[in-house]
Formats: sequence, structure tokens, C1' cells
RNA sequence: UUCUCAGGGCAGGGUGAAACUCCCGACCGGCGGUAUCCCUUCGACAGAAGGGGAGCCCGCGAGCGCUCACCGGUUUUUGGCGGUGAGGUCAGCAGACCCGGUGUGAGGCCGGGGCCGACGGUUACAGUCCGGAUGGAAGAGAA
Repeated sequence: UUCUCAGGGCAGGGUGAAACUCCCGACCGGCGGUAUCCCUUCGACAGAAGGGGAGCCCGCGAGCGCUCACCGGUUUUUGGCGGUGAGGUCAGCAGACCCGGUGUGAGGCCGGGGCCGACGGUUACAGUCCGGAUGGAAGAGAA
């Protein structure tokens, strides 16, 4: 530099005119890092190499917002509204964990109980339905 890949999930029941949106209950967990865990191989039995391994420990990503630019219609003008694009040296929304055990040591292991989840739409309030999205992207792999 090019190419490829890069997100899962309401079973069953209740109320109702209507709910996968409410209630009981069920289910899901992107990417990198971090090990006292697990697997494989080697071994001089000291260890070494490779792989796996956290939603809530550290960081990142998409979305919304914010700022800026341009366009549109409106307005006396400013402003506000809609659309498009750019910006992360803008983290604002934006997130969520404790207890017990083992151990020299637990934020990651074992056991238990909790908690969290963009925006727009909808005959009724959505992590799970539909939509932007045949998009974008943290990053992974190959040449």
C1' cells in the first nucleotide's frame, strides 16, 4: 500500500382494543490491554513457547449531542428549523459490582447475590422489534 473479515438477544405467561415496548419471567454481551486461571507442545523437571481467557478493572469503537463549514426554505435582521460534510487536541449523553472462598497477592479464578445497555420510529414506555445500515468502525488476518 492492497485485499478479506469485523454484534448477539424476550421462550413461556399476565393485563389490554392495541405491547417481542408495561408486569412476571427469559435471553444477549463489539475491539485492544491486564492473570494467582485453563489447554497444547517442549523440557535438563528449573522452567520455556504457543493458544484461550473480564458487559460492570484500564482504554477504544459505532450512535446521539457539541463546534465549524456549506446548502435549503422561513424571517426585517439575528436567531431558530431541516439537510449534507468535517472535527476526538470536545468524553458532554454514557453506562453498570459487591459479598464470601482460595491464595503471599484477586480488578480477572471458584461460589452467591446484584447491576448496565445510543438515536429515530411504533395502535402502548424497547439492550432484544423496525429504521439510518448493502453504512461506518475499534481492530483482526492475509499478500